The RNA shown here (Bacterial RNase P class A) has 358 nucleotides and comes from Pelagibacterales bacterium MED-G43. Its Rfam family is "Bacterial RNase P class A". The family's RNA type in Rfam is ribozyme.
[in-house]
RNA sequence: CCAGAUAAUUGGAUUGUCGCUAUUAGUAUUUUAAUAGAGGAAAGUCCGGGCUCCAUAAAGACACAGUGCCAGUUAACUGCUGGCGGAGGUGACUUCAGGGAUAGUGCCACAGAAAAUAAACCGCCUUAUCAAGGCAAGGGUGAAACGGCGAGGUAAGAGCUCACCGGUUUUUUGGUAACAAAAAACGCACGGCAAACCCCACUGGGAGCAAGGUUAAAUAGAGAAGACAUUGUGUGCAAACACUAAAAACAGUCUUUAGUUAGUCUUCUGGGUUAACCGCUUGAGCUUAAGUGUGAAUUUAAGCCUAGAGAAAUGACAUCUUCAAUGACAGAACCCGGCUUAUAGAUUAUCUGGCACU
Numbered sequence: 001c002c003a004g005a006u007a008a009u010u011g012g013a014u015u016g017u018c019g020c021u022a023u024u025a026g027u028a029u030u031u032u033a034a035u036a037g038a039g040g041a042a043a044g045u046c047c048g049g050g051c052u053c054c055a056u057a058a059a060g061a062c063a064c065a066g067u068g069c070c071a072g073u074u075a076a077c078u079g080c081u082g083g084c085g086g087a088g089g090u091g092a093c094u095u096c097a098g099g100g101a102u103a104g105u106g107c108c109a110c111a112g113a114a115a116a117u118a119a120a121c122c123g124c125c126u127u128a129u130c131a132a133g134g135c136a137a138g139g140g141u142g143a144a145a146c147g148g149c150g151a152g153g154u155a156a157g158a159g160c161u162c163a164c165c166g167g168u169u170u171u172u173u174g175g176u177a178a179c180a181a182a183a184a185a186c187g188c189a190c191g192g193c194a195a196a197c198c199c200c201a202c203u204g205g206g207a208g209c210a211a212g213g214u215u216a217a218a219u220a221g222a223g224a225a226g227a228c229a230u231u232g233u234g235u236g237c238a239a240a241c242a243c244u245a246a247a248a249a250c251a252g253u254c255u256u257u258a259g260u261u262a263g264u265c266u267u268c269u270g271g272g273u274u275a276a277c278c279g280c281u282u283g284a285g286c287u288u289a290a291g292u293g294u295g296a297a298u299u300u301a302a303g304c305c306u307a308g309a310g311a312a313a314u315g316a317c318a319u320c321u322u323c324a325a326u327g328a329c330a331g332a333a334c335c336c337g338g339c340u341u342a343u344a345g346a347u348u349a350u351c352u353g354g355c356a357c358u
Stems, first nucleotide, its partner, number of pairs: 001354010012320002015318004020037006039329001043340002046338005051208004056258007064204005069083005084098001085096004099199002104197002106193003121139002123135004147165002150162003166188001167186008212278005222269007232243004248261003285304008
């Protein structure tokens, strides 16, 4: 100097004039002052929660769904961090839907002789030829053809034999573990696919801010049919009220235990449902410093308050910085932690490879 890899930052600023919204203070009639006002993804709605409502909770079994190497982190996760193993890359690094193929079922098109209880097309040998027999080493087909390479042996060959590699099993060492290394024994192999059905292990209520709540108003505290239940005690003339027992119902289904409701469940007809306020922004919050940790993260201390609209405010003009500016991608709607996708321009750090010079 060129080409790459990884991790980030920013994506306007200051002041002035006018306009809009919220909060606080003041005023009491209508107005004044201060402070603040759309993102790194606000997007997607893909995961996980906080919060709200629905009488349910524990244990077991079945069904359905999700996750899938080991360890850690977190409110939690299928997220993130670190490690192990596989694949790719010269490398820095990237990536994995990473348990089980002897529990069972299923699939592997076409080509090829044969695609898994799989085989002889060309070829080699017996043999000069036909027939017959032997071979699976060489060649061909294919994504994949009953381990690889070398030597010996053989009529020609073949783990047939041997050495090395690979594989399986056992032991020792290291590691929390996934695993790794070493040694020994064994000719060891009926392949691949589970992102095919399946098996194994672990986990799992539903609905959602249009959740839900308060106040005022309005209406028909409506009508009909069926099933189960209506025990006991007290008050009371009775109607009825209070306590209590059973049946029934209760977040996939069933069983058991406990609990709740005080009547429960099913079907049909018909009526009302308007307005205002709350939920609504102080949060598993942010910033800085020190400590622990490889890291994600966490502990302690100090400081800060940073939109809550309600059909939708956060704007317009001027100036400056910048090569260029509301210029890329793009607009909050209960809130938060992630993941994914889009992104003009500007900037930083570390590492890898190549070339040249010293």
A source record names the gene rnpB. Its mean pLDDT, the model's own confidence on a scale to 100, is 75. The sequence is in RNAcentral, with records from ENA.